[in-house]
RNA sequence: GAUUUAUUAAGAAGCGCUGAGAGACAGGCUCUAUGACGCGCUAGCAACCCCCACCCCAAAAAGGGAAGGUGCUAAUGCCUGAAUGAUAAAUU
Repeated sequence: GAUUUAUUAAGAAGCGCUGAGAGACAGGCUCUAUGACGCGCUAGCAACCCCCACCCCAAAAAGGGAAGGUGCUAAUGCCUGAAUGAUAAAUU
């Protein structure tokens, strides 16, 4: 990178650096020098993997946890559209 499955209306900051666009794409509509976006640190949110427990021939759902792997912390994936995005796991 590809395929499959699941989720995507909840939730969650501050400081430093940088300096002009950003929100994937098209059309809108928003955010942004009162510093957006991006990067780093700390913190937080979540519960996909994970840990515990339950069940059990085996499996699934529900329950508890947050050390680790992750993801995320404007607006329902901002709205609409599209054989369209993002995240996680497994396989390759």
SAM riboswitch aptamer (S box leader) from Marinoscillum sp. MHG1-6, 92 nucleotides, folded computationally. Its Rfam family is "SAM riboswitch aptamer (S box leader)". Rfam describes the family as follows. The SAM riboswitch is found upstream of a number of genes which code for proteins involved in methionine or cysteine biosynthesis in Gram-positive bacteria. Rfam links the family to the GO term regulation of gene expression. The coordinates come from a structure-prediction model, not an experiment, and the mean pLDDT is 83. The organism belongs to Marinoscillum, within Bacteria.